[in-house]
Context: one part of a larger RNA
RNA sequence: CGCACAGGGCGGAUGCCUUGGCAACUGGAGGCGAUGAAGGACGUAUGAGCCUGCGAUAAGGUUCGGGGAGCUGGCAAACAAGCUAUGAUCCGGACAUUUCCGAAUGGGGCAACCCACUGCUUUUGAGCAGUAUCAUUUCCCGUACGGGAGGUGAGGCGAACCUGGAGAACUGAAACAUCUAAGUACCCAGAGGAAAAGACAUCAAUAGAGAUUCCCCAAGUAGCGGCGAGCGAACGGGGACCAGCCGAUGUUAUUUGUGUUAGAAGAACGACCUGGGAAGGUCGACCAGAGAGGGUGAUAGUCCCGUAUUCGAAAACACUUUUGACACGCAUUAAGUAGGUCGGAGCACGUGGAAUUCUGACUGAAGACGGGGGGACCAUCCUCCAAGGCUAAAUACUCCCAGUUGACCGAUAGUGAACCAGUACCGUGAGGGAAAGGCGAAAAGAACCCCGGAGAGGGGAGUGAAAUAGACCCUGAAACCCUGUGCGU
Numbered sequence: 001c002g003c004a005c006a007g008g009g010c011g012g013a014u015g016c017c018u019u020g021g022c023a024a025c026u027g028g029a030g031g032c033g034a035u036g037a038a039g040g041a042c043g044u045a046u047g048a049g050c051c052u053g054c055g056a057u058a059a060g061g062u063u064c065g066g067g068g069a070g071c072u073g074g075c076a077a078a079c080a081a082g083c084u085a086u087g088a089u090c091c092g093g094a095c096a097u098u099u100c101c102g103a104a105u106g107g108g109g110c111a112a113c114c115c116a117c118u119g120c121u122u123u124u125g126a127g128c129a130g131u132a133u134c135a136u137u138u139c140c141c142g143u144a145c146g147g148g149a150g151g152u153g154a155g156g157c158g159a160a161c162c163u164g165g166a167g168a169a170c171u172g173a174a175a176c177a178u179c180u181a182a183g184u185a186c187c188c189a190g191a192g193g194a195a196a197a198g199a200c201a202u203c204a205a206u207a208g209a210g211a212u213u214c215c216c217c218a219a220g221u222a223g224c225g226g227c228g229a230g231c232g233a234a235c236g237g238g239g240a241c242c243a244g245c246c247g248a249u250g251u252u253a254u255u256u257g258u259g260u261u262a263g264a265a266g267a268a269c270g271a272c273c274u275g276g277g278a279a280g281g282u283c284g285a286c287c288a289g290a291g292a293g294g295g296u297g298a299u300a301g302u303c304c305c306g307u308a309u310u311c312g313a314a315a316a317c318a319c320u321u322u323u324g325a326c327a328c329g330c331a332u333u334a335a336g337u338a339g340g341u342c343g344g345a346g347c348a349c350g351u352g353g354a355a356u357u358c359u360g361a362c363u364g365a366a367g368a369c370g371g372g373g374g375g376a377c378c379a380u381c382c383u384c385c386a387a388g389g390c391u392a393a394a395u396a397c398u399c400c401c402a403g404u405u406g407a408c409c410g411a412u413a414g415u416g417a418a419c420c421a422g423u424a425c426c427g428u429g430a431g432g433g434a435a436a437g438g439c440g441a442a443a444a445g446a447a448c449c450c451c452g453g454a455g456a457g458g459g460g461a462g463u464g465a466a467a468u469a470g471a472c473c474c475u476g477a478a479a480c481c482c483u484g485u486g487c488g489u
Base pairs, nucleotide, nucleotide: 001488002487003486004485005484006483007482008481009480015474016438017437020409021408022406023405024404025403026402027401028400029398030397031157032156039101040100041099042055043054044053049075050074051073061095062094063093064092065091066090070083071082072081106115107114108113116131117130118129119128120127121126133154134153135152136151137150138149139148140147141146161192162190163189164188165187172179176226202209203208213240214239215238216237217236223231224230244390245389246388249327250326251325252324253323257319258318259317260316261315263311264310265309269284270283271282272281273280285302286301287291293305294304295303339363340362341361342360343359344358345357349375370385371384372383373382374381425432426431445473448460449459450458451457
């Protein structure tokens, strides 16, 4: 030095576990905000820090309900001081308080700070209220312009869904310019719980249908297309839902019921054996409208929480029913319109023979004896009535609440985040962005003794089923390191 066996160290794979995630389904809710939001800063407990809660009334105040024996949130034990059957802590409704910043709104500003004015009160310390801008409306002064006061409203935030405005490129075409990607991404404005659309100047074809929206088919068809790449209907049929109108109503009070926001009742088991421990095994029982699930020292229908089932609200809210009051409104048939020419855009349709829809410029009718459409255009025929407006449902989505489910993950997985994570850390900044779970049933977390630096660490003792479960704590693989024994060189 190598090989074999045995025992260790280091390391943290694997197995098992789950507080956390992921994906759905059902129901709810679909907004919050000048009555100051979302989000923060700073405070706040007897005692330092962080989280949670709260706001100078500061882990809380008042009140109404629930509940019924302990309690003063968590990390985090102990002390101290207290509360509690005159019902605390806790849970729910309502109310009060709610510093400062933030739309931030008295002015300013380097957010959480600085500096004011007016009115009222005043114990002269101070306290309370108001003072932004824009829109609209009323009044006053004045009426050339303007100024002032009052009322009402707006502003900002929020995950997706929706409508409108504006609108790429990479890419594909095996290059690339029309084309595609795509009216997508991004940006802006606005609204609602949905939005938009909507009651035929629509389709159809000699028979007829009868608003809109969504789904299935028609159909990758008819078509469009450097007829390339690709794009891509409609008629008609079947379903979902149905509703029509000229106001579709609204507000408020009262009344009925249902639901939501706390909850309540809730059946039935013992012995022995093994074991640290019984829920396991054996024997004998019981309940079941309850053998869903979870917990308990191993695997529990009958131990605990629950479950089936039944019941429940002083208060607030949602929907609904009855009765009343108030408020508001009831268009009147649409002209610089339809149509035309030019330039564009949208229609599956790229200008094409291109109808139909929208309109930037220029033009420009008819008046129901009228007008539009039926894919150039004309005739016949059929059908409808534009240039005003409203309208539930079927449809889309999920920041959020509750319940349920999973041939979803199980700590390099699953959210970036199971753990005080959008943290630590990095960056001037926009922004980027981790690692990190597990003693034990219970801390019973090792009194006392010894070595040692009043150490670190270890050896005894003790606890425990187990300490090679000792806090660097379940299991404890490999790489790597070492010790002992034997063999080889």